[in-house]
Annotation: Predicted 3D model of a 368-nucleotide RNA (Bacterial RNase P class A).

RNA sequence: AGGGGUGAAUGCAUGGUCGCUCCGGCUCGCCGGAGAGGAAAGUCCGAACACCACAGGGCGCGGUGGUUCGUAACACGAACGUUGGGCGACUGACGGAAAGUGCCACAGAAAACACACCGCCGAUGGGGCGUGCAAGCGCCCACAGGUAAGGUUGAAAUGGCGAGGUAAGAGCUCACCGCCUCCAUGGUGACAUGGAGGGCAGGGUAAACCCCACCGGGUGCAAGACCAAAUAGGGAGGCGCUUGAGGGCGGCCCGUCCAAAGCUUCCGGGUAGGUUGCAAGAGAUGCCGGGUGACCGGUGUCCCAGUUAAAUGAUCAUGGUCCGCCUCCGGGCGGAAACAGAAUUCGGCUUAUAAUUCACCCCUUUUU
Numbered sequence: 001a002g003g004g005g006u007g008a009a010u011g012c013a014u015g016g017u018c019g020c021u022c023c024g025g026c027u028c029g030c031c032g033g034a035g036a037g038g039a040a041a042g043u044c045c046g047a048a049c050a051c052c053a054c055a056g057g058g059c060g061c062g063g064u065g066g067u068u069c070g071u072a073a074c075a076c077g078a079a080c081g082u083u084g085g086g087c088g089a090c091u092g093a094c095g096g097a098a099a100g101u102g103c104c105a106c107a108g109a110a111a112a113c114a115c116a117c118c119g120c121c122g123a124u125g126g127g128g129c130g131u132g133c134a135a136g137c138g139c140c141c142a143c144a145g146g147u148a149a150g151g152u153u154g155a156a157a158u159g160g161c162g163a164g165g166u167a168a169g170a171g172c173u174c175a176c177c178g179c180c181u182c183c184a185u186g187g188u189g190a191c192a193u194g195g196a197g198g199g200c201a202g203g204g205u206a207a208a209c210c211c212c213a214c215c216g217g218g219u220g221c222a223a224g225a226c227c228a229a230a231u232a233g234g235g236a237g238g239c240g241c242u243u244g245a246g247g248g249c250g251g252c253c254c255g256u257c258c259a260a261a262g263c264u265u266c267c268g269g270g271u272a273g274g275u276u277g278c279a280a281g282a283g284a285u286g287c288c289g290g291g292u293g294a295c296c297g298g299u300g301u302c303c304c305a306g307u308u309a310a311a312u313g314a315u316c317a318u319g320g321u322c323c324g325c326c327u328c329c330g331g332g333c334g335g336a337a338a339c340a341g342a343a344u345u346c347g348g349c350u351u352a353u354a355a356u357u358c359a360c361c362c363c364u365u366u367u368u
Base pairs, nucleotide, nucleotide: 001364002363003362004361005360006359007358008357009356010355012319013318014317015316016315017314018313020035021034022033023032024031025030026029037339041350042349044348045347046346047345048344049220050219051218052217061216062215063214064213065212066080067079068078069077070076081094082093083092084091085090095211096210100209101208102205103204104203117151118150119147120146121145124144125143126141127140128139129138130137131136159177160176162174163173164172178200179198180197181196182195183194184193185192186191224276225275226274227273234267235266236265237264238263239262246258247257248256249255283302284301285300286299287298288297289296290295321336322335323334324333325332326331
């Protein structure tokens, strides 16, 4: 210099004017203060909290799945292990297929109690020919049969490779590798290393049933708690039903009119509505200490939206960033700025994101 890997950060700034939501103050219509995010998102996991259910145990159902650690907990994180990819930084995968059952399209002989299409062989048995007195020997056939080397199909074909062996072959035998069993050593553990034995049994699929280990009651702040109208309805009491309850005529009496089986008092439940839950918390942050790390401990400082017709905005000026054009290289003119947006609260994961920036690491080339 070029090409890559991993992780992190910023997400326009300041000021004026006019508004919106909440809080505080007082001289009561003014003043002061606070006001979105890194994901507030998806609602995918895990919890707090609340109510409902629940003696105890089991079945069933669902979830998780290398190991150890971290955490309130986790489908999260850290470190490590095995295995695949990459020259490398780095990165993908993760219980059991030798308990049982099911399934494996097409192609192919065969997709699993095995089997044999093209082949190879035909030692042995059989047949033919030659020779021979005969026994036998030689040649041929590819009939029985042997074989699984080589070919063919497929995503996948019954350990691999070499040598011996054989009629041809074959773990049939042997060395090495793989696999299985047992032992020893190291490690908390996944596992690693070494030794001995076994000729090899065991194709794939568990996001098929299933088995093993561990975990799990349900519903969500529209949870729940409190206050509580009008109308209708419920319960208890009183008055009244033509001997006139009750209502109108401005308050009362008389009077008069209407008027019929209701009228009235109290109690309790629910609804609308309101208050609360609901903003000091598994809180943020500086320093110190422990730990490889996730993280933990100590100490100091800080208080950081709280709405429900759901506020958090609009506009102007100056400056910064990026892009384009012009340039007398001083600068000038024009344009652009994402994803998105609290709704009980936390911890994660995932996804979106204009324009930029930073840290560490790897490879190649060059220079010293």
It matches the Rfam family "Bacterial RNase P class A". Its family is annotated with dimeric ribonuclease P complex, tRNA processing and ribonuclease P activity in the Gene Ontology.